[in-house]
This record gives sequence, structure tokens and C1' cells, in this order.
RNA sequence: AACUUAUCCAGAGUAAGCAGAGGGAAUUGGCCCGAUGACGCUUCAGCAACCUACCGUUUGGCAAGGUGCUAAAUCCAACUCGAAAGAGAAAGAUGAGUC
Repeated sequence: AACUUAUCCAGAGUAAGCAGAGGGAAUUGGCCCGAUGACGCUUCAGCAACCUACCGUUUGGCAAGGUGCUAAAUCCAACUCGAAAGAGAAAGAUGAGUC
């Protein structure tokens, strides 16, 4: 990389340092964030609880370890159904597993 599977309207940064122009995955359209410094990187802090460990034993607790995450629903729409609300799909993200 590919495949399988679960989840994706909850939650959590006005932190410090570096850096300096674009960024919100990709295409189109919209809507936002950004020199009052975004995005990114490092540190610290935090959230969550997928896997492991531990405790419990009935579907829970814990948060030590491995990940993940900390603007907006995966920011929204696009394809199908639907009058609409909405539902589903596709694509994507993350975990676990297989080869």
C1' cells in the first nucleotide's frame, strides 16, 4: 500500500518557544480561519477510551503503556431516495485485525 471491521452532531489550548503566508485532505461551489501571526514543528497542558495492563464481574471502572484527538458535524454541499426535514452511499480520518 491492499483487504476486513468499529467509530466519526460529545469532549478537550485566548499556554510557551520556533517560524512567517497561506490554511480548513483532494476537485468544484459555498462558508470560515489567518500579519491582533493562522497552517506547521517542538514542549507543556488537556480530552477521549480503540488496543494492552490492572481492578471488578456483567457489559463497568482506571488512565500506567501504544495510538488518536484538542475551530466550525469529517465545516457544508456534490451521487441516490425524499416535497422538505432527513436517511443512505461514495470519498476521507482514526483504531483494531489480516496478508
A computed fold for a 99-nucleotide RNA from Fundicoccus ignavus, annotated as SAM riboswitch aptamer (S box leader). The source organism's lineage runs through Bacteria, Bacillati, Bacilli, Lactobacillales and Fundicoccus. The coordinates come from a structure-prediction model, not an experiment, and the mean pLDDT is 85.